[in-house]
RNA sequence: GCCCCUGUAGCUCAGUGGAUAGAGCGUCGAGUUUCGCAAACUGAAGGUCGUGGGUUCGAGUCCCACCAGGGGCG
Numbered sequence: 001g002c003c004c005c006u007g008u009a010g011c012u013c014a015g016u017g018g019a020u021a022g023a024g025c026g027u028c029g030a031g032u033u034u035c036g037c038a039a040a041c042u043g044a045a046g047g048u049c050g051u052g053g054g055u056u057c058g059a060g061u062c063c064c065a066c067c068a069g070g071g072g073c074g
Base pairs, nucleotide, nucleotide: 001073002072003071004070005069006068007067010025011024012023013022018057027044028043030042031041032040050066051065052064053063054062
């Protein structure tokens, strides 16, 4: 230098162009329970979907450029 893959919650990851973007784990001056704690159950918070453009009535999803990480070739 060229090619491929990945980038979504604190972490690991789902997510046919159509709703209000989800799960598990984690977190919590929360609730139930307990004398109290833990555990369990319930609940809550937490995301400008890597960045910037474009296509579209509509983009996490499609296109382009860039950035970051990984792999391959030279």
The RNA shown here (transfer RNA) has 74 nucleotides and comes from a Pyrinomonadaceae bacterium. It matches the Rfam family "tRNA". By type it is a transfer RNA. Taxonomically the source falls in Pyrinomonadaceae (Bacteria, Pseudomonadati, Acidobacteriota, Blastocatellales). The sequence is in RNAcentral, with records from ENA.